Small-subunit ribosomal RNA, central domain from an uncultured Bacteroidota bacterium, 346 nucleotides, folded computationally. The full RNA is in RNAcentral, with records from ENA, Greengenes and SILVA.
Context: one part of a larger RNA
RNA sequence: UUGGGUUUAAAGGGUGCGUAGGCUGACAAGUAAGUCAGUGGUGAAAUACCCGGGCUUAACCCGGGGGUUGCCAUUGAUACUGUUUGUCUUGAGUGUAUUCGAAGUGAGCGGAAUGAGGAGUGUAGCGGUGAAAUGCAUAGAUAUUCCUCAGAACACCGAUAGCGAAGGCAGCUCACUAGGUUACAACUGACGCUGAGGCACGAAAGCGUGGGUAGCCAACAGGAUUAGAUACCCUGGUAGUCCACGCAGUAAACGAUGAUCACUAGCUGUUGGCGAUACACAGUCAGUGGCUAAGCGAAAGCGAUAAGUGAUCCACCUGGGGAGUACGUCGGCAACGAUGAAACUC
Numbered sequence: 001u002u003g004g005g006u007u008u009a010a011a012g013g014g015u016g017c018g019u020a021g022g023c024u025g026a027c028a029a030g031u032a033a034g035u036c037a038g039u040g041g042u043g044a045a046a047u048a049c050c051c052g053g054g055c056u057u058a059a060c061c062c063g064g065g066g067g068u069u070g071c072c073a074u075u076g077a078u079a080c081u082g083u084u085u086g087u088c089u090u091g092a093g094u095g096u097a098u099u100c101g102a103a104g105u106g107a108g109c110g111g112a113a114u115g116a117g118g119a120g121u122g123u124a125g126c127g128g129u130g131a132a133a134u135g136c137a138u139a140g141a142u143a144u145u146c147c148u149c150a151g152a153a154c155a156c157c158g159a160u161a162g163c164g165a166a167g168g169c170a171g172c173u174c175a176c177u178a179g180g181u182u183a184c185a186a187c188u189g190a191c192g193c194u195g196a197g198g199c200a201c202g203a204a205a206g207c208g209u210g211g212g213u214a215g216c217c218a219a220c221a222g223g224a225u226u227a228g229a230u231a232c233c234c235u236g237g238u239a240g241u242c243c244a245c246g247c248a249g250u251a252a253a254c255g256a257u258g259a260u261c262a263c264u265a266g267c268u269g270u271u272g273g274c275g276a277u278a279c280a281c282a283g284u285c286a287g288u289g290g291c292u293a294a295g296c297g298a299a300a301g302c303g304a305u306a307a308g309u310g311a312u313c314c315a316c317c318u319g320g321g322g323a324g325u326a327c328g329u330c331g332g333c334a335a336c337g338a339u340g341a342a343a344c345u346c
Stems, first nucleotide, its partner, number of pairs: 004317003007300002012314001014201004021194003025088007033081002035077008049065006091191001092188003095184003099180002103177007110154001114150008125136002162169002206247006215241002220236004258313006265292010295302002319346003328339004
């Protein structure tokens, strides 16, 4: 470079916004850069190829021809691409009306449970396990009643449910903010898609500073178990878990399935709208599940939410190990992250 691939065999970037770039709706007209055609010039000779000839052949030499796929100029063609102008409404967006939800941020409030403190009742055990022991308890525990305090999480509803770009989001109320759907078809008139770099967001653990600390709990200690037991089990228990601000930037960040658009046969649930009519409902739009047709697939399976049939753009793969390592560079307070080989070996 050409070709083939990326659910599970190697391979979809964690997610979005967006720069360059690539691609880009309908109609009409102009132009003629790309594109196509004709003509002219040039494309040296030798070499190479074809035909013929000369040395007894050959090598070698001579003549002729074709070719030289290119470039330049010029004359035309105008379907497509480009470009210019005008128009359009289906793509995209705006508007009006309606509606939906654990979407986000901040503030306030609530009850159950747990633990602690105080007071009362009450007496010898409690706790824990496979069985025990460590532990707690006559300085009165466990249990039980009342009062008070603290932090964290929100039972039931709850779902094959909903929302969000992803990560993720759940007690109730308020404020602020964002988004989607549907109906109308009023407005703009291609304003679109994708997106290398870039920027932003990004679970948990971790880091920095300052708070907070009920429960749980790495580390650690003790008790068991065991041949041993640096574990599983038990009793304790510090970081952490929580809050504010900052950093970090990774996950089986998974649907292991990139984004957008179009098309392709049915059945059955469910969420939110619209819905002639009196309701229900038929239907329809946008989601979200199950089972299948064709088709696809190595199969498992996928199957209108495609892994089917096509189009555009990006990312990525090229035997296993070595290795996501070394070196270098960039980022980070560090931990480490990003980029990312080779020798060698099978």